RNA sequence: AGAGUUUGAUUCUGGCUCAGAAUGAACGCUGGCGGCGUGCCUAACACAUGCAAGUCGAACGAGAAAGCCCGAAAGGGUUAGUAAAGUGGCGGACGGGUGAGUAACAUAUAGGAAUCUGCCCUGUUGUGAGGAAUACCUCAGAGAAAUCUGGGCUAAUACUGCAUAAGCCGAGAAAUCGGGAAAGACGGCCUCGUGCUGUCGCAAUGGGAUGAGCCUAUAUACUAUUAGCUAGUUGGUGGGGUAAAGGCUUACCAAGGCAAAGAUGGUUAACCGGCCUGAGAGGGUGUACGGUCACAAUGGAACUGAGACACGGUCCAUACUCCUACGGGAGGCAGCAGUGGGGAAUAUUGCACAAUGGGCGCAAGCCUGAUGCAGCGACGCCGCGUGAGGGAAGAAGGUCUUCGGAUUGUAAACCUCUGUUAAGUGGGAAGAAAUAAGACUCGUUAAUAGCGAGUUAAGAUGACGGUACCACUAGAGAAAGCACCGGCAAACUUCGUGCCAGCAGCCGCGGUAAUACGAAGGGUGCGAGCGUUAUUCGGAGUUACUGGGCGUAAAGAGCGUUUAGGUGGUUGAUUAAGUUAGUUGUUAAAGAUCACGGCUUAACUGUGAAAAGGCAGCUAAUACUGGUCGGCUAGAGUACAGAAGAGAGGAGUGGAAUUCCCGGAGUAGCGGUAAAAUGCGUAGAUCUCGGGAGGAACACCGAUGGCGAAGGCAGCUCCUUGGUCUGUUACUGACACUGUAGCGCGAAAGCGUGGGUAGCAAACAGGAUUAGAUACCCUGGUAGUCCACGCUGUAAACGAUGAUCACUAGAUGUAGGUCUGGUAUAACCGGAUCUGUGUCGAAGCUAACGCGAUAAGUGAUCCGCCUGAGUAGUACGGUCGCAAGAUUAAAACUCAAAGAAAUUGACGGGGGUCCGCACAAGCGGUGGAACAUGUGGUUUAAUUCGACACUACGCGAGGAACCUUACCUGGGUUUGACAUGUAACUGUUACUGGUGGAAACACUGGGUCUGCGUAGAAAUACGUAGCUGUUACACAGGUGCUGCAUGGCUGUCGUCAGUUCGUGUCGUGAGAUGUUGGGUUAAGUCCUUUAACGAGCGCAACCCCUAUCGUUAGUUGCUACCGAGCAAUCGGAGCACUCUAAUGAGACUGCCUGGGAAACCAGGAGGAAGGUGGGGAUGACGUCAAGUCCUCAUGGCCCUUAUGUCCAGGGCGACACACGUGUUACAAUGGCGAGUACAGAGGGGUGCAAUACCGCGAGGUGGAGCAAAUCCCAGAAAGCUCGCCCAAGUUGGGAUUGGAGUCUGCAUCUCGACUCCAUGAACCUGAAAUCGCUAGUAAUCGCAUAUCAGAAUGAUGCGGUGAAUACGUUCCCGGGCCUUGUACACACCGCCCGUCACACCACGAAAGCUGUCUACACCCGAAAUUAUCUUAGCUAACUGAAUAAGAGGCGGAUAAUGAAGGUGAGGAGAGUGAUUGGGGUUAAGUCGUAACAAGGUA
Repeated sequence: AGAGUUUGAUUCUGGCUCAGAAUGAACGCUGGCGGCGUGCCUAACACAUGCAAGUCGAACGAGAAAGCCCGAAAGGGUUAGUAAAGUGGCGGACGGGUGAGUAACAUAUAGGAAUCUGCCCUGUUGUGAGGAAUACCUCAGAGAAAUCUGGGCUAAUACUGCAUAAGCCGAGAAAUCGGGAAAGACGGCCUCGUGCUGUCGCAAUGGGAUGAGCCUAUAUACUAUUAGCUAGUUGGUGGGGUAAAGGCUUACCAAGGCAAAGAUGGUUAACCGGCCUGAGAGGGUGUACGGUCACAAUGGAACUGAGACACGGUCCAUACUCCUACGGGAGGCAGCAGUGGGGAAUAUUGCACAAUGGGCGCAAGCCUGAUGCAGCGACGCCGCGUGAGGGAAGAAGGUCUUCGGAUUGUAAACCUCUGUUAAGUGGGAAGAAAUAAGACUCGUUAAUAGCGAGUUAAGAUGACGGUACCACUAGAGAAAGCACCGGCAAACUUCGUGCCAGCAGCCGCGGUAAUACGAAGGGUGCGAGCGUUAUUCGGAGUUACUGGGCGUAAAGAGCGUUUAGGUGGUUGAUUAAGUUAGUUGUUAAAGAUCACGGCUUAACUGUGAAAAGGCAGCUAAUACUGGUCGGCUAGAGUACAGAAGAGAGGAGUGGAAUUCCCGGAGUAGCGGUAAAAUGCGUAGAUCUCGGGAGGAACACCGAUGGCGAAGGCAGCUCCUUGGUCUGUUACUGACACUGUAGCGCGAAAGCGUGGGUAGCAAACAGGAUUAGAUACCCUGGUAGUCCACGCUGUAAACGAUGAUCACUAGAUGUAGGUCUGGUAUAACCGGAUCUGUGUCGAAGCUAACGCGAUAAGUGAUCCGCCUGAGUAGUACGGUCGCAAGAUUAAAACUCAAAGAAAUUGACGGGGGUCCGCACAAGCGGUGGAACAUGUGGUUUAAUUCGACACUACGCGAGGAACCUUACCUGGGUUUGACAUGUAACUGUUACUGGUGGAAACACUGGGUCUGCGUAGAAAUACGUAGCUGUUACACAGGUGCUGCAUGGCUGUCGUCAGUUCGUGUCGUGAGAUGUUGGGUUAAGUCCUUUAACGAGCGCAACCCCUAUCGUUAGUUGCUACCGAGCAAUCGGAGCACUCUAAUGAGACUGCCUGGGAAACCAGGAGGAAGGUGGGGAUGACGUCAAGUCCUCAUGGCCCUUAUGUCCAGGGCGACACACGUGUUACAAUGGCGAGUACAGAGGGGUGCAAUACCGCGAGGUGGAGCAAAUCCCAGAAAGCUCGCCCAAGUUGGGAUUGGAGUCUGCAUCUCGACUCCAUGAACCUGAAAUCGCUAGUAAUCGCAUAUCAGAAUGAUGCGGUGAAUACGUUCCCGGGCCUUGUACACACCGCCCGUCACACCACGAAAGCUGUCUACACCCGAAAUUAUCUUAGCUAACUGAAUAAGAGGCGGAUAAUGAAGGUGAGGAGAGUGAUUGGGGUUAAGUCGUAACAAGGUA
């Protein structure tokens, strides 16, 4: 510090997501040790049990027992003035817990005045003298208990008078007057006294300290879909009350007080120091530690007290729990532990008062779940360890592999070491501790008592804990996991799976080769942890103070006016509020920062320093802002003189046109449309002439002209009226700008009332169109449009651009003025200047488009508005409205986008331009028939497989009877039909028999290998090599799958003219330029222009055939010549010609004319050929996941006694049907018969086969010739000549069927071709639709060949005969270039909208129902307090002339206030609700096609 994600790509806008840090955390896997911290965030839910606040005998009275001792016992002593209890004092208001309530003096900061303050410190003074009770105890009694009642005894630092009282309080001007206190205890000395003295107390009072109460300023969450709130309310006076100011309270008086700078209400929340994050500003948070507040089951209340309205006190009410003898009682863990419950989740019913602190005490001491420690939890932070060094045969094993190896990996083993931690043994009371008491010194004192201060030796006291730490022993021994590895983001392979299982933070992976799932190997990161989840800040400049925006991305209010507010020209004086500077106080401690220390280090912690931006006080400064006072004229305004204008309101008035009515004339149509029809018209329309009525709108002028704030404003005249501009002087003297709320204006449509209604025209009706047509088109037609008055208050109310002011190049129009020149007037033409309104454009700005003095530039002021898309400008609530509706305005939920501008393509029922048998003009077909053939479908045991718009379908297949053959049935076989290698064995193989069998095959015979070497006489044996076979193992084999894993090859766009690159330039960029423009071409062919200049692949040319000629050559070819023969032909001779086949020539817009800048075009000449002469081969970058794994090759997967292989038979040939491609026809331009003429190109040895003979024929017999310019196939046919047929299903047509044959072949049944005889079907020119062809072409005619034993109507070639037409480019199809629009990019076979139907989700409405909260009115009214009354009950202290009586108190009554409760009628919010409404989501539902292109009606 950024990154991913919208797109084909780009820039921008904008959201979502990630990387970081953090946590009182939780969950998953794993887990060695230690230190320091930390641990109910949920139910302020309920709590068993134990403990958490007592202490003082030096305030007081009384006072045990067990035990022990003595004693025979009784008893005594001791325990012991102890324990326990009581009176009394102090403390239970601290400490500890929790965060429910509380949005306010609660907290924080800074101040203030009208207060109190136990214990503490300090000063002053005093502490005299009495009295009456009472608890405990005892006796009696009630009760289950808790507890209570009565009689009696007694003490005090308990209680209560009296005395005194400077100061204190009250009164008063003062003098002065009045009021009000106390308690003793323990020591020492002692003359024993009522003494002296010390300490601790007590009382009064002054001061301090501490603590507390009160007041003020400022700050302190969200909400306006909460806008008005308030009667003790605001103020005053009197009374009361408080420690104290005060409506705190009461009576009276006044009518105030608060609020848009947000009152009141609602929701949420304890606040702060701090903590987390962040560069900071900020944002979030308030656990632990510290400060404040509040609370103590819930609500209320007071008492005591220095302090409470009191966590472990009291009273009352309520709920709950417990005890009960049913009569009554008891209780409050949000103290520490602990339990249940809730929850994702949070610990021990531990030890000790040794330390620190607190309470009481003179003290010892007691108490202390505060605290110190320990326990549990990786919850967090920090530290340490799990070994170190050497060690390559780079071991084994694993994994991968191109099979070579690589990797795990110095890793291990092995060798040499070390010894942290853990374990064991031993040491270790080291540190954490000083008080008190003792001694000494000083002070007090008469005092060496006592007390206070200081110094000090020795010793006692430890929960933690036998802990920290130390030493030793043995021993690498006991100690590593977790997540991740597609990108972001470090780290890659194999296997499994096959849109399944699963992953996922975002983008997204998975449909058979997954670096994304699962596993393994390897790797990366962190490490006693690692991941996940949750939350916060950051990144996010995505709320923008620092630091954003608003023409088109979200965003300028429709416009004006104006209040509050904000801002404000120039100059002087003054002030000192803001501002600036200095200083003072404060900003607690802790934390954070820095420095230095202490624990072995660190975490942790000690000391010190610095800082603390805030607030407040004081002093000073006065430039700027503000306040006050006074000037000025440049802003603003007024007056005066001119000017233009559809500015506004009202009244009047004019002509043209439409329609209607009347009259004339006139006749059959009119009207309307793409075409029609509805409609009107013989009852006379339309058309035409004249007259009349009525309403609405104002042609020409007329204009990116004018006016107005906007909406908007148009015939003419008049009246009233607003604003603007120009000019000149004079006047006012900042009067200005903006403007929340408010007020006003505000198109069209709409609403109300009343008029009016010619034309037009929602709704509606009819006619068309259409699959439908509730539309577009047509004929009608009502509201409405018009007027008056009122309402509505919205528009793409747009310049999608708020208002005002200032500044910043120009050029060129136009409107209204003024000044001025030509000029002497007018006209005209210029110049200057002001105001408006346009176009272009520099700088600058902008994401770009664009804006550019009329800014979207540069600055200033003020207002409005925006913060992802959808939900939604919707719901609910409020306000307004007669209604329609307007305005204000969310959320749940869903998505990872939505969007702006520009780019390249593609597309358009956009435009321009060009081309093509694309259309048109023609010729002939297909589609109808029969047959052939291919395909689909169906059938089948199988009908093998592939190919599917063009670009599958006489295609692979250029030839299925067996074979082919891949399919089916059946029969065999298993190292195999075929290849290589190894090992062992064998001696055959070839050839030739037999049996079984459909064959394959099985069984069984004959035959008994070769070379070399050794031995041997030989046979033969052995060895070796070869060959054959058998067995075994590696392997073979597969037309099995994947053409969507591939190579190669091919089709198509398309023989279309395109497709790119380098450098340069332009653009932020994708990209553009070049390649566009003007011409031209078959062509991106060429020329020219040109920020481009060049280049590559394509085009063209180079190659082949063909058309002309030359040269060379002359057999088998040819014949101008001779001879022979009846002739065919042959023999000579020749190579001129034809021809053959090699090599050349020729054509290049070269020449001429015209046009043109050129390229080039048109015409012409010559020429066999003329403008690429004709034809072929040749196919750019790419597209279609096009086709082919069944030609071949090949990755992966699959089969291996079978999916391999061999064989027989069958099938590929089936047949209701559909389609494609063909053949033959339908006839007379024909058919048949007879005769007769002319090709080219091919093929021939398992071959082509002549003459001849036989057969009607297919063919047979036979075999001359020929490996071919020689022989053969081989008669070319159409054509020509002659004849017959005579318009008919025929002498057209030949399907089908019967019979008889021929040929091929092992074989012709399924299933061949051909021949003869017989048979003689459909079919009489073919609907919609559709195909080919532009010249030697179409059409027509035959011939040949490949394949092949045989088997073409197919395919490939060959020649013969040989046309018609093309005006032209409007239209159909395809294509090229330029341009335009686009919401398309899988690219129009695109995208996409709405209803309906199914499912799910959240939300609204809803008769209602159920809790909660809240204010009001009334009822009831506990405890309590206050007031008043009472003195019928009770009563020690005081008075008392004293058994009385009184004062006073208790008690009682009444009143006021008063919690809970009740009733009533509201308000708010929550939950739920039959049904209902829209919304969202959901691979393949329905209906249409609204939008995007002119989206087919912009």
The prediction has a mean pLDDT of 83. The RNA shown here (small-subunit ribosomal RNA) has 1498 nucleotides and comes from a metagenome. Rfam family: Bacterial small subunit ribosomal RNA. The RNAcentral record of the sequence draws on SILVA.